Formats: sequence, C1' cells, structure tokens
RNA sequence: AGAGUUGGUUAGGCAAUCGCCGCUUCGCUUGCGAAGGGGAGGAAAGUCCGGACUCCAUAGGGUAGGGUGAUGGCUAAUGACCAUCCAUGGCGACAUGAGGAAUAGGGCCACAGAGACGAGCGUAUUUAGUUACGGUGAAACGCGGCAACCUCCACUCGGAGCAAUCCCAAAUAGGCAGGCGUUGAGGCGACCCGCUGAGCCUGCGGGUAGGGAGCUCGAGUCCAUUGGUAACAAUGGACCUAGAUGAAUGAUUGCCCCUUGAUGAAAGUUAGGGCGACAGAAUCCGGCUUAUUGACCAACUCUGCAC
RNA sequence: GGGGGAUUAGCUCAGUUGGUAGAGCAGCGGACUCUUAAUCCGUUUGUCGCGAGUUCGACCCUCGCAUCCCCCACCA
Repeated sequence: AGAGUUGGUUAGGCAAUCGCCGCUUCGCUUGCGAAGGGGAGGAAAGUCCGGACUCCAUAGGGUAGGGUGAUGGCUAAUGACCAUCCAUGGCGACAUGAGGAAUAGGGCCACAGAGACGAGCGUAUUUAGUUACGGUGAAACGCGGCAACCUCCACUCGGAGCAAUCCCAAAUAGGCAGGCGUUGAGGCGACCCGCUGAGCCUGCGGGUAGGGAGCUCGAGUCCAUUGGUAACAAUGGACCUAGAUGAAUGAUUGCCCCUUGAUGAAAGUUAGGGCGACAGAAUCCGGCUUAUUGACCAACUCUGCAC
Repeated sequence: GGGGGAUUAGCUCAGUUGGUAGAGCAGCGGACUCUUAAUCCGUUUGUCGCGAGUUCGACCCUCGCAUCCCCCACCA
C1' cells in the first nucleotide's frame, strides 16, 4: 500500500418563533385563559424464545403430547450469553454446528452395482476349510449409514393472556330455536383419576360504545472500586427518564458542525452543497431475528514493497 | 394490542413411509368448417414464495424471513 475478519460508538448541538399531547398551580364567565415543567428507539418492528404480573383450585397424581441435548459456568429464566473441547469450511484472522444413544426394538437406504445389511457371490485355487482382494456407490465383505424417521435415555414444560383481571355507572326483551346433562354438565381449553355439584354449548334477537384501578420506581439508568479469562456478581455514590387511549412528540430561521472548490506557510477567509437511513411507544423486562444512511474507533489476519 | 392459518403452471387445486412434480381450465400449433364456436390430436407449462440447515438426496423434516387471509370488546 492492497485485500479482508471481528467487535464497538453515534443517530447532529445551541438559541429564537409558531404549533401538538399530558401534568401541576392560579384565575374566573365552568370550559376556557395564564404561568411553570415534561414529551420515542437502537431497533419502539417480527411476536421467535424466556420471565414478571393477573385469573383459572396454592396448579394435585398418572398417561398422551411438545421442547432441549459436548463439558463447565452465568442468570429471575431460556433453545439466549460466556469459556473450553470436537466436527466441517477457509492459506489465515475467523465462521457455522438441535454436538446423547445404531449392541433395546421397528423402519428406510432411490439410481448405479453381482450383492444394500446378512451373509452369501466371484477371483487367487481341482475340491473342502482358512486367508487376502472386490469396476459401482454417500455407505461394500465390518458388529455399515440415517435418530432435524419412529423410538430409548436424561432434563424440562399446567392453560390463557393487560381485549388478562377487578370496581363504578348506563341501557335492554334474563326472549326464541336446536343440542348435551345427577348413568355427572360445567369448573378442568388433550384424556383418566381425584375435588366440587346444575346448568352448559351453538345460532338468531336485544342493549352499551362511559369512567377508574392494573400503568409504569423497575431483575431501573449512569459512574467508580473489587472478584472473575469472560458472561456476570458484590459494594458505594448520584439520578427519576412518556404513560397518552384512535392515540401527541412537528415545522421555520440563524449560528456551530460535516464535506467540496478557491486562496494562504499556517491559523484563517470566501463560495457552493448537506444536516440524512430504517422507522415510530400502547402492561413491563432479558435475549434472538429482521430493516438501516453517513461517519468514526479498536484489535487481528494474509499478500507485496522498503528499512 | 393478542391469537390462528395459507403460499405448487397464467387461474383453481392434487401431490406421505424423503428417491428426477401432476389434473382441469386457459395459451400455442394442427385437423374438421365457407368462417367462428363446440369437438378431436399434439405441445409448452414450473428457481414448488425467499434464504439457510439436517441428509448421499428435500415440495416433503427443522429454523429464519416475506406476502396474504381469518378470529378476538362488554351486559344479560
């Protein structure tokens, strides 16, 4: 210098003006006005895993079913994360891996090949035995290969989800038809046992379209120290950071900033351009996956050249 | 906000112990007819939505995406 690998940061800043949505205080004409203060993300997304929380019985016993699978660790928990081993790919940095068991049993192994799983067949070799070899194929003369085929082993999983659940208020016709039910419906959303014990399901018809709790202080964020290779943990300090309910979080201008050209030894001056992509909270949290512009940083590998 | 399902030829759909993918309609060419339709014969149908993995081998088994569709308020 060229070509790469892995990981991380940022998502423009400040000021003024005009708007949008909540909150607090004050004022009165009681639904408006004034003042103060606050207002999206690294993925808020997909809803793919795992939890918190709520109800169903404190979620009980068994069967079925699902998931996971090297070893050790970490965690509230996981299939996530960390470290190491092994296999495969790459010159390499590295990447990928659902990575237990084929001597418990069942099943499959197309085409090719003499033969596809259990020993036979051919040649060496006239016969018998023994031994060696075997155009194909992923696998061949052997205790073969496949378990992301059934299965076995080990571990693990109850169901539903904030439209969960609870309270207040309003209105209506507690209606009609069919089916099931004390020989046990429903609770119990796969089945049986066990507990309880009278209604339940479907369709049509009727009414409401309001308010509150759950709701955001939490496995919370940032910084420092210590332990640990690391994930992570412990201790101390500081901070409060949307909670709306058809759903707000925007726009303009100026300066800083970024980039390009000119000038200049440099600082600087001047002119043009840009201020971006993906996207947007809806109970919350830890991961994964996917979308994504511009710029920057760190570590490492290979090749060439120079010293 | 939450839950469930589908994707195969131009259209509607089949496709199982994983072994080279089919049907009907449509399209194209020919025959019949004065011509068209109907009928008959022949023929093309295709990255099985996309990308990975397991396997000797994937429409099929597994995972991740993309697109489309359906259901779910409360009272009695």
Predicted 3D model of RNase P RNA and transfer RNA as a complex of 383 nucleotides. It holds a member of the Rfam family "Bacterial RNase P class A". Rfam classes the family as a ribozyme.